[in-house]
RNA sequence: AGAGUUUGAUCCUGGCUCAGGAUGAACGCUGGCGGCGUGCUUAAUACAUGCAAGUCGAACGGGGAGAAUUACUUCGGUUUUUCUUCUAGUGGCGAACGGGUGAGUAACGCGUUGGUGACCUGCCCCAAAGAGAGGGAUAACAGACCGAAAGGUUUGCUAAUACCUCAUGUGGUCAUAAGGAUUAGAGGCCUAAUGAUUAAAGGAGUAAUCCGCUUUGGGAGGGACCUGCGUCCCAUCAGCUAGUUGGUAGGGUAAUGGCCUACCAAGGCUACGACGGGUAGGGGGCCUGAGAGGGUGGCCCCCCACACUGGUACUGAAACACGGACCAGACACCUACGGGUGGCAGCAGUAGGGAAUAUUGCCCAAUGAGCGAAAGCUUGAGGCAGCAACGCCGCGUGCGGGAUGACGGCCUUCGGGUUGUAAACCGCUUUUCUGAGGGAAGAGUAAGGACGGUACCUCAGGAAUAAGCCUCGGCUAACUACGUGCCAGCAGCCGCGGUAAUACGUAGGAGGCAAGCGUUAUCCGGAUUUACUGGGCGUAAAGCGUGUGUAGGUGGUAUGGCAAGUUGGAUGUGAAAGCUCCUGGCUUAACUGGGAGAGGUCGUUCAAAACUGCCAAACUAGAGGACAGUAGAGGAAGGCGGAAUUCUCGGUGUAGUGGUGAAAUGCGUAGAUAUCGGGAGGAACACCAGUGGCGAAGGCGGCCUUCUGGCCUGUACCUGACACUAAGACACGAAAGCGUGGGUAGCAAACGGGAUUAGAAACCCCGGUAGUCCACGCUGUAAACGAUGCAGACUUGGUGUUGGUGGUGUAAAAGCCAUCAGUGCCGUAGCUAACGCGAUAAGUCUGCCGCCUGGGGAUUACGGCCGCAAGGUUAAAACUCAAAGGAAUUGACGGGUUCCCGCACAAGCAGCGGAGCGUGUGGUUUAAUUCGAGGCUACGCGAAGAACCUUACCUGGGUUUGACAUACUGAUGGUAGAGGAGCGAAAGUGGAUCGACCCUUCGGGGAGUCAGUACAGGUGCUGCAUGGCUGUCGUCAGUUCGUGCCGUGAGGUGUCCGGUUAAGUCCGGUAACGAACGCAACCCUCGUCGUAUGUUACAAGUGUCAUACGAGACUGCCGGUAUAAAGCCGGAGGAAGGUGGGGAUGACGUCAAGUCAGCAUGGCCUUUAUAUCCAGGGCUACACACACGCUACAAUGGCCGGUACAAUGGGUCGCAAAGCCGCAAGGUGGAGCCAAUCCUCAAAACCGGUCUCAGUUCGGAUUGCAGGCUGCAACUCGCCUGCAUGAAGCCGGAGUUGCUAGUAAAUGCGCGUCAGCAACAGUGCAUUGAAUACGUUCCCGGGAAUUGUACACACCGCCCGUCACGUCAUGGGAGUUGGUAACGCCUGAAGUUGGUAGCUUAACCCUAACGGGAAAGCGCCACCUAGGGUGGGACUGGUGACUAGGACGAAGUCGUAACAAGGUA
Repeated sequence: AGAGUUUGAUCCUGGCUCAGGAUGAACGCUGGCGGCGUGCUUAAUACAUGCAAGUCGAACGGGGAGAAUUACUUCGGUUUUUCUUCUAGUGGCGAACGGGUGAGUAACGCGUUGGUGACCUGCCCCAAAGAGAGGGAUAACAGACCGAAAGGUUUGCUAAUACCUCAUGUGGUCAUAAGGAUUAGAGGCCUAAUGAUUAAAGGAGUAAUCCGCUUUGGGAGGGACCUGCGUCCCAUCAGCUAGUUGGUAGGGUAAUGGCCUACCAAGGCUACGACGGGUAGGGGGCCUGAGAGGGUGGCCCCCCACACUGGUACUGAAACACGGACCAGACACCUACGGGUGGCAGCAGUAGGGAAUAUUGCCCAAUGAGCGAAAGCUUGAGGCAGCAACGCCGCGUGCGGGAUGACGGCCUUCGGGUUGUAAACCGCUUUUCUGAGGGAAGAGUAAGGACGGUACCUCAGGAAUAAGCCUCGGCUAACUACGUGCCAGCAGCCGCGGUAAUACGUAGGAGGCAAGCGUUAUCCGGAUUUACUGGGCGUAAAGCGUGUGUAGGUGGUAUGGCAAGUUGGAUGUGAAAGCUCCUGGCUUAACUGGGAGAGGUCGUUCAAAACUGCCAAACUAGAGGACAGUAGAGGAAGGCGGAAUUCUCGGUGUAGUGGUGAAAUGCGUAGAUAUCGGGAGGAACACCAGUGGCGAAGGCGGCCUUCUGGCCUGUACCUGACACUAAGACACGAAAGCGUGGGUAGCAAACGGGAUUAGAAACCCCGGUAGUCCACGCUGUAAACGAUGCAGACUUGGUGUUGGUGGUGUAAAAGCCAUCAGUGCCGUAGCUAACGCGAUAAGUCUGCCGCCUGGGGAUUACGGCCGCAAGGUUAAAACUCAAAGGAAUUGACGGGUUCCCGCACAAGCAGCGGAGCGUGUGGUUUAAUUCGAGGCUACGCGAAGAACCUUACCUGGGUUUGACAUACUGAUGGUAGAGGAGCGAAAGUGGAUCGACCCUUCGGGGAGUCAGUACAGGUGCUGCAUGGCUGUCGUCAGUUCGUGCCGUGAGGUGUCCGGUUAAGUCCGGUAACGAACGCAACCCUCGUCGUAUGUUACAAGUGUCAUACGAGACUGCCGGUAUAAAGCCGGAGGAAGGUGGGGAUGACGUCAAGUCAGCAUGGCCUUUAUAUCCAGGGCUACACACACGCUACAAUGGCCGGUACAAUGGGUCGCAAAGCCGCAAGGUGGAGCCAAUCCUCAAAACCGGUCUCAGUUCGGAUUGCAGGCUGCAACUCGCCUGCAUGAAGCCGGAGUUGCUAGUAAAUGCGCGUCAGCAACAGUGCAUUGAAUACGUUCCCGGGAAUUGUACACACCGCCCGUCACGUCAUGGGAGUUGGUAACGCCUGAAGUUGGUAGCUUAACCCUAACGGGAAAGCGCCACCUAGGGUGGGACUGGUGACUAGGACGAAGUCGUAACAAGGUA
């Protein structure tokens, strides 16, 4: 620091995902040790049991125990005194600390900064003064009584450092009226005077003295209150507030204050977010980050709040009190049913919840805390130990040597590679482990140590006790085999898996980390993806439809002042811990001690004055005004006008009219349309008219009048910054729509009809109502667009146009120059992802506003506001996808455009499609009808020959190292080989009989045969694993490269443009210049000539002919045309003329085209069978359909007779002559020929005759009979011949094929395969030999350019909506059921306060006393109030028949809306 993912590829936008770090974690697999930390994140749920706050006898009375002692004694004991010790109670101090938790709290709660002139403070410290005299009670205790208990009542006795009165008054406090200093300040500060009022306690000690007590002042530490600033989300919470805001008086408090009460006033808060709702303890810090930030608040420290829930006060220095009290409530426990008791969010522990979190341990030795004079006691604070890899840190599981690179595993091209020095084996060491011995510091000043016989040290033993987890397609380090076969599974994203998976599972190997490794969850980062640092808004998401203007933000030139912002210095504070640096202690580290530093939008103070701000007084360049002018569909109202449509009246006139792609509906003989004249009415204003004008936008168009807004130009006269922008607010705002009332000619949603169509609820046609028009009111939206907010400044140019002004020019103009304001086009720099923008910016800057943050859900739901309604505005979430998108590129495609070519059409000729037959295919059949080929590019194709063979298929019968190859081992000499009879359908079996070869060193070896082992074999599968070959586009003119140039890039250029060509052929132009594969040429052949040769040809010495080598044709020549280029047209000459004809030759590529059955080949399958041999059958089947052919339908013909003329070829297992036989097929025969030598040679044609238009003297299918040939064999299933038979068919529907010249058509001949032949096929050869082409509109195919695209598997593409089914989340919903916070009314515990006519009362006062007073208590009353009851609302959840849309899902249904002019843009 980046990477993957949208596309065929590219750039951009944009989201998703990954690599890093972290955690109080959990889960899976695994687990040796130690140190230091950490450990209920959930139920502030409920808690059994034990412990967590006591202490003081030197405050007090009493009691108990012990020891000593005195007296008495019934020897049991009682008693005195002293000492020690324990103790319930009274009393003092503590219990408000320490410990826990985070429920509540959005607050002066916390943090930070100040303040208290508005305050308190036990214990502690300092200072001053003092402690005199009295009094009355009460627990304990004893008696009586009640109760189950808890506990209580009553009578009596008693003490104090408990309580009370009086005195004293340094002092304090209050009252009265003064003085002084200080302060921002109302004084409660200081000083003196008078008066009033106000204290005390003792204990220990022989004593000294110590500990206590009272009053006051000060201090330290602690606390209380106030305050500036900071402190989460929601505006779909916008208004809130009655003690509310302030005042006066009083009360209350330590103290200010509506803190409380009474009265008075009507205020207070809020867009700088009040009020309401949600969430949350805050901070130091912690995690992350380069930082700014973001997230977080567990452990440790500070603060706050809470202690079962709610309320209340008491005591006290301090509490409204975790282990105190009272009351109410819920829950739990005890009960004798009357009544009581309890509060682990202290430490352990239990249940429950949960993915999940520990021991009912030891000790007060240390550190601290409480009490005490002290010893000491208490202390689950704390110190330790236990459990847990929960985290961080450290150590170990050995080290060295050891190659025949062992065995085994895995892979393999079978050679080997790898695991791998790894192991074995040899030597060494002992951290760790086990055992034994010693043994701390922590303790100060003697003893005293929970940890602990621990850390540590020494010795002994023995490599001994100790390695796993994840991953290996890319991102991302690491690869093979097998299994599986869209299954099982994986997956963070992209994506893997459908028979060769580096992606699943397993194995081997490898990579990473390591006592851990992975996964999950969460946070930050990457993400500049909320952009302060540091983003955007023409088309990607994003400029409000437009203006006026409030708050706010921002603001021209120059001077002076102030010092708020700003800058610098000093200073205070920012706790400790933490962080950074330095340094020390544990063997090191983690951990920890010491020192320094950093850290604030903070406070105080000094200084500066540029900039911003504020104040003062100025300026005129911004802005406004004044004066003088111009242009204009700017707005409102009123009036006027002509043309046209329609209607109506009348005339003329007659059969149609209208409408369409074509029609029909419609109108018309009741007289339409057409035409002329009159009239009515409504709406709109031709020409002018113009990227012309005006307006903020919407928008505005005949003419005239009235009223009215704004712009522009000129002058530089006035004001003197008065300005810009603009959240809310207000106004305007097309069309459609709504309300009321008018109006209605034309047009025209809905609707009716006619067409079209598979359908047509559409497009087209005929009608037609709202509406369109007017008035008034509403609606408030548009692709309201320049998809571009407003204002200002600056930045090369060119060219139009509108309105001014100045100059020049003219007779007047036009024109020209300059300038201002508009409105267009092109374009420089620059900007931009590109397209493009470019002084009218999307350039360079400033100010302000609005808006955006992936796609869908969603121009949605709910809520609010507006509206008569329709609806508008504001505006989410669940869920779901990995994209959605912009611009440009290359293709492909278009029922887009342009150009060009081709037997593509057209013009012609001959056909096919109908018939019969042949062949192939489909289908069907069959035991089998073997297999393949399937639009063009399968179908007389593989097959250039299926009776057996072929043959792959079927039935049946055999064989199993095999019909065939190789290797090894063993055997074999009458061996290998040949092989009669017999059996058998054959294969085979059988074996009489015959009978070998090569080399040799003479030993033998090879070959052969037999047996065995490896293996053979397979036309079995996969042409979608392949090679090779082939088809097709297409013999179409295309396809690329190097360098350069252009572009961010894909890519373009070149290859384009103008001509030309058969051609990317050539020429010219040109940021291209060259080159390659194609084209052409080179090759073969035919045509002409020459030369040479001439066997076999022939007319006999020639060159018809054959062979070989040459020549010839190149737009070379002439004329015209052309850019005087390529070329084209015409001509000459020539056998041939513009490629002379034909052939071979097939670019880059496309179709996963065809072929595993021609061959080769990976993988899979098979191995007494899917191999192999044999016999027979089948491939030849036959209701049918298609393809390609043959023969015909006849007179341009058939038949008969006669007469001619070729070329290519083939031939020794062959071609075969003459002659003879046969009607013929053929037979016989055998000359000749290994071929220019021999063999085989035409038919149509021509001549003559006959037939005379008919199913025929056409046609020949079919069938019968008789023969021939080949072959082992013609039944299934061959060909040929003769005789007889004589079917369909009289020129072929829709449609469709070939051909442009020696071509089509017609005619025969040859050859390959082959024993023969189903060949009418295929491939060649010659003979006869035409017609037509105006032309490129159309069909098909192809090429080029251009255009659009949402296509790229590329239009056989993509894609939309309803319906049906399933799943999921959400809205509405009669309702129903919870929660939360308030409010009204009723009731109202405890308690404080106030009142009080009842009752009671030791201290003080009066009285001799009774009694009274003061004061207090109880009771009662009142206010307040927790809670409860009740009522109507608010907010927010769950659930709900039914319902609405949405998302997703494999192949469903119906149509085809969009993307091309998408077929109606």